[in-house]
RNA sequence: GGAAGCCGGACAGACGGUCGCUGCCACGUGCAGAGGAAAGUCCGGGCUCCAAAGGGCAGAGUGCCAGGUAACGCCUGGGGGGUGUGAACCCACGGAAAGUGCAACAGAGAGAAAACCGCCUACGUUACUUCGGUAACCGGCAAGGGUGAAAGGGUGCGGUAAGAGCGCACCGCGUUGGUGGCAACACUCAACGGCAAGGUAAACCCCACUCGGAGCAAGAUCAAAUAGGGGAGCAAUGCCGCGGCCCGCGGUGCUUCCGGGUAGAUCGCUAGAAGUGCAUGGCGACAUGCAUUCCAGAUGAAUGACUGUCCACGACAGAACCCGGCUUAUGGACGGCUUCCGCAC
Repeated sequence: GGAAGCCGGACAGACGGUCGCUGCCACGUGCAGAGGAAAGUCCGGGCUCCAAAGGGCAGAGUGCCAGGUAACGCCUGGGGGGUGUGAACCCACGGAAAGUGCAACAGAGAGAAAACCGCCUACGUUACUUCGGUAACCGGCAAGGGUGAAAGGGUGCGGUAAGAGCGCACCGCGUUGGUGGCAACACUCAACGGCAAGGUAAACCCCACUCGGAGCAAGAUCAAAUAGGGGAGCAAUGCCGCGGCCCGCGGUGCUUCCGGGUAGAUCGCUAGAAGUGCAUGGCGACAUGCAUUCCAGAUGAAUGACUGUCCACGACAGAACCCGGCUUAUGGACGGCUUCCGCAC
């Protein structure tokens, strides 16, 4: 100098002027007023109401280990696998010797496999024979070719009629033990086993663990008018209905009290697992302590419009109960750490 990787942040045009809008109020022409994602509503929790002995079934989800957290499908550290020269990045990463299913096309054969091409003719039978053999049958063979994403360990030597873990060495694999590690797991540490019934579980399934439901229009409080409900008192002992009559039952007037509930209003509503700084513990996620700050709260629902100067000419997008995450969208600028290549000293 070039090309890359990772991380950060109250970056997200700046500074004014005029006119508005929402909230608060010490009512002064005062103060405050969208985001890093406010988004998708995909996870987790708080809060509220309903349900609920305990356990199980069904259903849904999660799935290497350890830790963090209110909790998580999130985060941190680690293990294993993969990609990259590297910094780094990616992975639903339990079980396929419990069972079932699936595997197009090709191929002889797709799973306790299979003779299409091929190799062999030792053993047994037959025929011919120049007695050396030759041919056929019965058979043997997974070494070579070919098909396929995948064909039942690899290389070599021995072995054999030809072959084959058939035997052996090395590599790989498995089991048991040992060592290290909390663990996942690791080890060119030992012994044993010729060695495997391959793939697929975001296919059914099995195993382990987690999960009650609904959501702020949750829910709570105050509470008109009108209509209706309940209690008490008063009155003619009346009127109406049932009835032939009596008893009885129901309805009907006035006064007063009570409760439910609609409109409406208020709370829930923003001071919180909060932010910032410092210290301590921890590799870290994070935790603890001290100090300090208050940072939208609407309900037809505010956060805007116009304009001046400047620049690098400005992306994605806007709260609606609140937090922790993940994911997705996003023009550009700045800061830090690291890697590779080239050059110079």
A computed fold for a 345-nucleotide RNA from Chromatiales bacterium (ex Bugula neritina AB1), annotated as Bacterial RNase P class A. The RNAcentral record of the sequence draws on ENA. It matches the Rfam family "Bacterial RNase P class A". The family's RNA type in Rfam is ribozyme. Its mean pLDDT, the model's own confidence on a scale to 100, is 78. Of the family's consensus pairs, 94% are formed in the model. Lineage of the source: Bacteria > Pseudomonadati > Pseudomonadota > Gammaproteobacteria > Chromatiales. A source record names the gene rnpB.